[in-house]
Molecule: transfer RNA
Organism: Oscillospiraceae bacterium
Formats: sequence, C1' cells, structure tokens
RNA sequence: GGGCCUGUAGCUCAGCUGGGAGAGCGCACGGUUCGCAUCCGUGAGGUCGAGAGUUCGAAUCUCUUCAGGUCCA
Repeated sequence: GGGCCUGUAGCUCAGCUGGGAGAGCGCACGGUUCGCAUCCGUGAGGUCGAGAGUUCGAAUCUCUUCAGGUCCA
C1' cells in the first nucleotide's frame, strides 16, 4: 500500500427481506426477609463509530472516513 471482517445501552450481543431500537447481565426503586442473598415487579439508560448520498422512510443500501482484528505484498 491492497483485500476481507467487526463497530448497536455500563458489559456481552441480537436485530432475518429498508418501516416497532431490543435481550441477558449490571444499575435504581418497590415487594418478599429480623437483615443480606435469592426470587418477583417497575423504571432509567442509545445522535446504532463519524460525515454525506439514495429513498416517503436507513442500524440495514451506496460513497468517504475513523478505530480494532485478520490475510497478502
């Protein structure tokens, strides 16, 4: 220098063919307990790495770019 893969909640990840942004763990509060843990319920938390384009509509398609991984030279 070139090819490919990954980037979504604090962490690990899902999101199939463009239309509702989600799960588990963690966190807060409440219930249960003499108390803790467990268990149950409720809730908060996201510019979907960044910018632009296409579209009525983009996490998803296209382009550029950043970071990490990997292969080739």